[in-house]
RNA sequence: UGCGGGUUAGAGGAGUGGUUUCCUUAACGGCCUCAUGAGCCGAAGACGCUGGUUCGAAUCCAGCACCCGCAA
Repeated sequence: UGCGGGUUAGAGGAGUGGUUUCCUUAACGGCCUCAUGAGCCGAAGACGCUGGUUCGAAUCCAGCACCCGCAA
């Protein structure tokens, strides 16, 4: 330098352009318990950045940044 793959709650994953963006776990609140744990309930928390397309973008397109791999 070129090519390919990836970037989504604190952590790990899912997500075919449209309902409230889903699951596990952690943290938080409540119930339960003498107490802790387990169990049950609740709430909060994310789409790498900047633009574009579209009535509507995590999803499509472009550029950039970062990570991994291959080639030189």
The RNA shown here (transfer RNA) has 72 nucleotides and comes from an Oscillospiraceae bacterium. Its Rfam family is "tRNA". By type it is a transfer RNA. From the family's description: Transfer RNA (tRNA) molecules are approximately 80 nucleotides in length. Taxonomically the source falls in Oscillospiraceae (Bacteria, Bacillati, Bacillota, Clostridia).